This is a predicted complex of two RNAs, RNase P RNA and transfer RNA, with 487 nucleotides together. Model confidence (mean pLDDT): 77 of 100. Rfam match: Bacterial RNase P class A. The family's RNA type in Rfam is ribozyme.
[in-house]
RNA sequence: GGAGUCGGCCGGGCGGCUGCGGCGCUUGAGUGCGCCCGACAGGGCGUAGCUGGCGCCGAGGAAAGUCCGGACUCCGCAGGGCAGGGUGCUGGGUAACGCCCAGGCGGGGAGACCCGCGGAAAGUGCCACAGAGAACAGACCGCCUCCCGCGAGGGAGGCAAGGGUGAAACGGUGAGGUAAGAGCUCACCAGCGCGCCGGGUGACCGGCGCGGCUCGGCAAACCCCACCCGGAGCAAGGCCAAGCAGGGAGCAUCCGGCCGCGGCGAUCGCACGGCCGGGACGGGCGGCCCGUCCGACGCUCCCGGGUAGGCUGCAGGGCCCUCGGGCCCGAGGGUCGCGGCGACGCGGCUCACAGAGAGAUGGUCGCCACCCGCUCCGGCGGGGACAGAAUCCGGCUUACAGGCCGGCUCCUCCA
RNA sequence: GCCCCCGUAGCUCAGGGGAUAGAGCAUCGGUUUCCUAAACCGUGUGCGGCAGUUCGAUUCUGCCCGGGGGCG
Numbered sequence: 001g002g003a004g005u006c007g008g009c010c011g012g013g014c015g016g017c018u019g020c021g022g023c024g025c026u027u028g029a030g031u032g033c034g035c036c037c038g039a040c041a042g043g044g045c046g047u048a049g050c051u052g053g054c055g056c057c058g059a060g061g062a063a064a065g066u067c068c069g070g071a072c073u074c075c076g077c078a079g080g081g082c083a084g085g086g087u088g089c090u091g092g093g094u095a096a097c098g099c100c101c102a103g104g105c106g107g108g109g110a111g112a113c114c115c116g117c118g119g120a121a122a123g124u125g126c127c128a129c130a131g132a133g134a135a136c137a138g139a140c141c142g143c144c145u146c147c148c149g150c151g152a153g154g155g156a157g158g159c160a161a162g163g164g165u166g167a168a169a170c171g172g173u174g175a176g177g178u179a180a181g182a183g184c185u186c187a188c189c190a191g192c193g194c195g196c197c198g199g200g201u202g203a204c205c206g207g208c209g210c211g212g213c214u215c216g217g218c219a220a221a222c223c224c225c226a227c228c229c230g231g232a233g234c235a236a237g238g239c240c241a242a243g244c245a246g247g248g249a250g251c252a253u254c255c256g257g258c259c260g261c262g263g264c265g266a267u268c269g270c271a272c273g274g275c276c277g278g279g280a281c282g283g284g285c286g287g288c289c290c291g292u293c294c295g296a297c298g299c300u301c302c303c304g305g306g307u308a309g310g311c312u313g314c315a316g317g318g319c320c321c322u323c324g325g326g327c328c329c330g331a332g333g334g335u336c337g338c339g340g341c342g343a344c345g346c347g348g349c350u351c352a353c354a355g356a357g358a359g360a361u362g363g364u365c366g367c368c369a370c371c372c373g374c375u376c377c378g379g380c381g382g383g384g385a386c387a388g389a390a391u392c393c394g395g396c397u398u399a400c401a402g403g404c405c406g407g408c409u410c411c412u413c414c415a
Numbered sequence: 416g417c418c419c420c421c422g423u424a425g426c427u428c429a430g431g432g433g434a435u436a437g438a439g440c441a442u443c444g445g446u447u448u449c450c451u452a453a454a455c456c457g458u459g460u461g462c463g464g465c466a467g468u469u470c471g472a473u474u475c476u477g478c479c480c481g482g483g484g485g486c487g
Stems, first nucleotide, its partner, number of pairs: 001411010012368007020058007029051003032047006060386001064397002067395005072233004079290004084229005089103005104117005118224002123222002125218003140163002142159007171189006190214002192211008237312004246303006253280002255277006263270003281295005316329005332351008370383005416486007425440004433470001443457004463479005
């Protein structure tokens, strides 16, 4: 210098003028409203509704897709089982995750590095076309033996080495063996299984021995194993105001004990009322069962009618009080220190940070920086992506003009 | 904002791993007719896109794109 690979960051800056949204202050600015004085004109006091003035704050790395995971809220307490759904090498991180970190094995690459991941030797199922044969396989060509035939060839049997088909054809090399052959036998190699030893938390790795065991693929097919998940979602939910018209359907109770009694029948029984208990029955619990709750001035469901408003949740929150502060809480932001290979954790200091009307967060000018074009090298002209909060966080994915920084690898050149 | 569903021919729909992807209507051409309609015969056209799983994807998985519906 070139080629590549991985990671992190930014995504214009400063100033003037002028808008928009939120909050606070301002009534020694106008206006509205209320009260008072006054015969009128007018004046005084109060009030932040509107306008004005001042101050502070005001989009993103993805605010996006809504694909995962939580916080929070309601449903019924959030329990067990079944069904259903999800995840899938191992260990760790975390509030949690399908995310992240470290490691293991396999594959690709010359390398930095990248990609993949439970079980097919539990069971079931599928493997089109081609091909002889597609899963305890099979014989088209071929090889060999025998028989028939003068011969071309035909028939019976053996074989699976070679050819051919296919995405995939039931280990490889050599020797023995044989009519020809074949793990048929043997040696070595590769794989698998079992046993033992050693290392590692573990995935797994290394070594030794035995067994001819050679066993296809697909689980993003059913399934098996392990782990996780109750459902719904801020239009959740809570409070207030306003307004309206109701109608229909359903829900059963029974048994025992105690107490009361003014009822009915002369010790007791029946009826009534209250309390308690238990099972049966019925109903609710947004898939089902267990379980649990309820069983009539009430509850559930359906149809119909009315409203289309405000506050809150929600922009940090809570408590205390001497009203100026203090304390506590949060997966909160920044920074520093410590621990850890790392993801991350712990501690100290510090900061207050958009919030809606489903609607604001901008425009313009000047200078500088960046990119492109032209150039008489003085300048001139043009350009700036993807997108945009709506309960809030942690991830993933997708979109993105242009730029900056760092680690590593390979090639070439110079000293 | 949140949640759910769908995408196959010009239109309405089947097909849920292996077919040349099928049916009805429509289009176009022909027969018939003086011409048109009707009828009959024939014809073309398609799996929203990109990756992945698989020997093989319209079908299974993921991510995008487009469309529709519900909730105060």